[in-house]
RNA sequence: GCCGUUCGGCUGCCUAAUCCGCGCGAGCGGAGCCGGGGACCCAACCUCUUCCUGGGGUGAAUCGGCAUACCUGCCGUAGGGCGACUUCCAGCCCGAACCCGUCAGCUAACCCGGUCGGCAGCAUGGAAGCAAAG
Numbered sequence: 001g002c003c004g005u006u007c008g009g010c011u012g013c014c015u016a017a018u019c020c021g022c023g024c025g026a027g028c029g030g031a032g033c034c035g036g037g038g039a040c041c042c043a044a045c046c047u048c049u050u051c052c053u054g055g056g057g058u059g060a061a062u063c064g065g066c067a068u069a070c071c072u073g074c075c076g077u078a079g080g081g082c083g084a085c086u087u088c089c090a091g092c093c094c095g096a097a098c099c100c101g102u103c104a105g106c107u108a109a110c111c112c113g114g115u116c117g118g119c120a121g122c123a124u125g126g127a128a129g130c131a132a133a134g
Base pairs, nucleotide, nucleotide: 001010002009003008004007011120012119013118014117018031019030020029021028022027032115033114034113035112036111037110042105054103055100056099057098058097063076064075065074066073067072079094080093081092082091085129086128087127088126089125090124
């Protein structure tokens, strides 16, 4: 947005988060998609000394400065989002949280995990491109 008996159904959109089968159901299995672990090769390491410091993953959410006795606060910032085709400029918002547990570069085979939620544009202005209709 559409249809009907206000709460459902259908359609569509964002997202990895959809589809199929079984089950009354909780749920289970498979496919797809997303993420992690994991060889060779490659990368890294490859002069010495001292001091400090564990490291890694999901995610946009990282890195600085200042203040503070501490807790913490403030300012900025890598990055992400806000237009229901795309890009650019301006504007606005976010810039969290959690997990593994001393272990992790890449990585074929192989192994493990996830498959939530939200919305119907009311929720920025401009330029260019693209598309559709007349």

Model confidence (mean pLDDT): 77 of 100. c-di-AMP riboswitch aptamer (ydaO/yuaA leader) from Microbispora triticiradicis, 134 nucleotides, folded computationally. It was read from a public genome assembly, where an Rfam model found it. The source organism's lineage runs through Bacteria, Bacillati, Actinomycetes, Streptosporangiaceae and Microbispora. The model forms 92% of the base pairs in the Rfam consensus. Its Rfam family is "c-di-AMP riboswitch aptamer (ydaO/yuaA leader)". Gene Ontology terms of the family: cyclic-di-AMP binding and regulation of gene expression. Rfam describes the family as follows. This family represents a conserved RNA structure found upstream of the ydaO and yuaA genes in Bacillus subtilis and related genes in other bacteria.